The RNA shown here (transfer RNA) has 75 nucleotides and comes from a Thermoplasmatales archaeon. Model confidence (mean pLDDT): 81 of 100.
RNA sequence: GCCGCCGUAGCUCAGUGGUAGAGCACCCGGCUGUUAACCGGGCGGUCGUCGGUUCGAUCCCGACCAGCGGCGCCA
Numbered sequence: 001g002c003c004g005c006c007g008u009a010g011c012u013c014a015g016u017g018g019u020a021g022a023g024c025a026c027c028c029g030g031c032u033g034u035u036a037a038c039c040g041g042g043c044g045g046u047c048g049u050c051g052g053u054u055c056g057a058u059c060c061c062g063a064c065c066a067g068c069g070g071c072g073c074c075a
Base pairs, nucleotide, nucleotide: 001071002070003069004068005067007065010024011023012022013021018055026042027041028040029039030038048064049063050062051061052060
């Protein structure tokens, strides 16, 4: 340099045009003699960035950035 995959909550991941979700973590409460486990509730998001298409974009298109894998180039 080329090709492919990937980027969504603190972490691991769903959601693939029509109000952004789950588990874990964290906080509060219940239960328990206490802790753990279990149960209930709460908090938490410019959906990587900038543009484009659309009535409407996390989702489609382009460029860029970051990560992973493969191939190649120079010495």
It was read from a public genome assembly. Its Rfam family is "tRNA". Its family is annotated with triplet codon-amino acid adaptor activity in the Gene Ontology.